[in-house]
RNA sequence: GCCACCGUAGCAUAGUGGUAUUGCGGCAGAUUCGUAAUCUGCAGGUCGUGGGUUCAAGUCCCAUCGGUGGCU
Numbered sequence: 001g002c003c004a005c006c007g008u009a010g011c012a013u014a015g016u017g018g019u020a021u022u023g024c025g026g027c028a029g030a031u032u033c034g035u036a037a038u039c040u041g042c043a044g045g046u047c048g049u050g051g052g053u054u055c056a057a058g059u060c061c062c063a064u065c066g067g068u069g070g071c072u
Stems, first nucleotide, its partner, number of pairs: 001071007010024003018055001026042005048064005
């Protein structure tokens, strides 16, 4: 230099154009003499960034940043 893939909550992850999902973690409650475990509920996301297409974009298109792998 060229090619492919990945980027979504603190961490990990699903989501093939129509309310952004789940687990762990956090907070509150229940249970317990108390703690852990368990159960229930709640909060937490400008979907890497900028632009475009569309009635509507995490998803499609372009550019760009970061990461991983391959080729040279």
This is a predicted structure of a 72-nucleotide RNA (transfer RNA) from a Candidatus Hodarchaeales archaeon.
NCBI's taxonomy places the organism under Archaea, Promethearchaeati, Candidatus Hodarchaeota, Candidatus Hodarchaeia, Candidatus Hodarchaeales.
It matches the Rfam family "tRNA".
Its mean pLDDT, the model's own confidence on a scale to 100, is 85.